[in-house]
RNA sequence: CGGACUGUCGUAUAGUGGUAGUAUGCGCGCUUCGGGUGCGCGCGGUCUGGGUUCGAUUCCCAGCAGUCCGA
Numbered sequence: 001c002g003g004a005c006u007g008u009c010g011u012a013u014a015g016u017g018g019u020a021g022u023a024u025g026c027g028c029g030c031u032u033c034g035g036g037u038g039c040g041c042g043c044g045g046u047c048u049g050g051g052u053u054c055g056a057u058u059c060c061c062a063g064c065a066g067u068c069c070g071a
Stems, first nucleotide, its partner, number of pairs: 001070007010024004018054001025043006047063005
């Protein structure tokens, strides 16, 4: 320098245009003499900007970051 892929709660990972889930984590409570385990409730997210659309995490463009391949 050229090309490909990826970007979703603190972490990991689903979600094929119509309300964003799950596990773990964190907070509170129950259980215990206490702790752990278990159970219940809650907190927290779509990389940024623009476009298409009645409606975008999803489709398109540009940018940013990361990974890989080539030179």